[in-house]
Molecule: Bacterial RNase P class A
Organism: Acidobacteriota bacterium
RNA sequence: CCUGCUAGAUGGGCAGUCGCUCGAUUUCGCGAAGUUCUGCGGAGUUGGGAGGAAAGUCCGGUCUCCAUAGGACAGCAUGCCGGCUAACGGCCGGGGGGAUCCGCUGAAGCGGAUUUUACGGAAAGUACCACAGAAAAUAUACCGCCGGCCGUCGCGCGUUCGCGUGUGAGCGGCAGGUAAGGGUGAAAUGGUGCGGUAAGAGCGCACCGCGGGCGGAGCAAUUCGUCCGGCAGGGUAAACCCCAUGCGGAGCAAGACCAAAUAGGGGAGAAGGGGCGGUCCGCUCCGUUUUGACUCCCGGGUAGGUCGCUAGAGCCAGCCAGUAAUGUCUGGCCCAGAUGAAUGACUGUCGCCUCGCAAGAGGUACAGAAACCGGCUUACAGUCGGCAGGCCUG
Numbered sequence: 001c002c003u004g005c006u007a008g009a010u011g012g013g014c015a016g017u018c019g020c021u022c023g024a025u026u027u028c029g030c031g032a033a034g035u036u037c038u039g040c041g042g043a044g045u046u047g048g049g050a051g052g053a054a055a056g057u058c059c060g061g062u063c064u065c066c067a068u069a070g071g072a073c074a075g076c077a078u079g080c081c082g083g084c085u086a087a088c089g090g091c092c093g094g095g096g097g098g099a100u101c102c103g104c105u106g107a108a109g110c111g112g113a114u115u116u117u118a119c120g121g122a123a124a125g126u127a128c129c130a131c132a133g134a135a136a137a138u139a140u141a142c143c144g145c146c147g148g149c150c151g152u153c154g155c156g157c158g159u160u161c162g163c164g165u166g167u168g169a170g171c172g173g174c175a176g177g178u179a180a181g182g183g184u185g186a187a188a189u190g191g192u193g194c195g196g197u198a199a200g201a202g203c204g205c206a207c208c209g210c211g212g213g214c215g216g217a218g219c220a221a222u223u224c225g226u227c228c229g230g231c232a233g234g235g236u237a238a239a240c241c242c243c244a245u246g247c248g249g250a251g252c253a254a255g256a257c258c259a260a261a262u263a264g265g266g267g268a269g270a271a272g273g274g275g276c277g278g279u280c281c282g283c284u285c286c287g288u289u290u291u292g293a294c295u296c297c298c299g300g301g302u303a304g305g306u307c308g309c310u311a312g313a314g315c316c317a318g319c320c321a322g323u324a325a326u327g328u329c330u331g332g333c334c335c336a337g338a339u340g341a342a343u344g345a346c347u348g349u350c351g352c353c354u355c356g357c358a359a360g361a362g363g364u365a366c367a368g369a370a371a372c373c374g375g376c377u378u379a380c381a382g383u384c385g386g387c388a389g390g391c392c393u394g
Base pairs, nucleotide, nucleotide: 001390002389003388004387005386006385008384009383010382012350013349014348015347016346017345018344020049021048022047023046024045025044026043027042028041029040030039051366055377056376058375059374060373061372062371063251064250065249066248075247076246077245078244079243080094081093082092083091084090095119096117097116098115099114100113101112102111103110104109120242121241125240126239127236128235129234142182143181144178145177146176148174149173150172151171152170153168154167155166156165157164158163190208191207192206193205194204195203209231210229211228212227213226214225215224216223217222255307256306257305258304265298266297267296268295269294272286273285274284275283276282314333315332316331317330318329320327321326351364352363353362354361355360
């Protein structure tokens, strides 16, 4: 310098003009009024105003309402151990397993580094295991190996010439033994070696592996040593299932309060009440034991408004405890709260990227709160940092 990865950080700066929203304060107007308070509207000053993911709404909580004697079934989720936390399926640490590389080595094996892991139970039961293969699970036997019997063939011996008998790395058949070897497969009934055997086989033995007992270490998962058992039923539980643990439901449009107009409901009074431009007459409508005109009162719901609403498992810095996640303490800070829903638009300039000799031109990510908080997941230009590889120069 280039390339790639990434668990980290950042997520354009400054100035001007015009606006939006929330709060504080001053002042003016309207309404009301004796004045103040309060309410509505305007103006001035001043302060705050999106994110690392505000997203997906996947997990856990706070809060609110509803339900709830207790228990169980069903359903869902989680699943090695310990810790952190308000809680979690999150995070941290540890253990076991897998992969890659390196070392001790020639191998087995051991150790180290990096990385990864949904990691209870396959000896309760059920189900599945393509193709190939004899067989995919109560085992079985294709090739092969082994001995036996029969036939045939060759050879030897005997012969009364009909055959008898012995033998064999031959050939064929029959019923067996075997699970070493071959072959199939992702996977084949522990592995290696020695003994053993007709051939073989945990059949016997040694080591490794597996299971169990005891002892040591560790809070534990687990690990180390030792003894015993020849050793069983291959795999899949992100198949059903079993075991253990946890979970009541809905969600801020939760929910609480104030409360019109109109219609309807309840109660009391009630013989009158309303219209015809002001009065009287007159006319007319509704009503007068009910299904009550009209007046007053009460309560529920709606429109609308207020609260919930943002000082919080809060942010920053430091000390201490802890391997860490995290926690205690001290000091400092206040940092959006809308609801036809603000957080913006334009201009200049600087920064960065691309193109261009230059002048200059173009571009500058993903995306935007809605009760709040802790996680997870996903998206993200450029820059900084970290890691790995390569090249050049000294």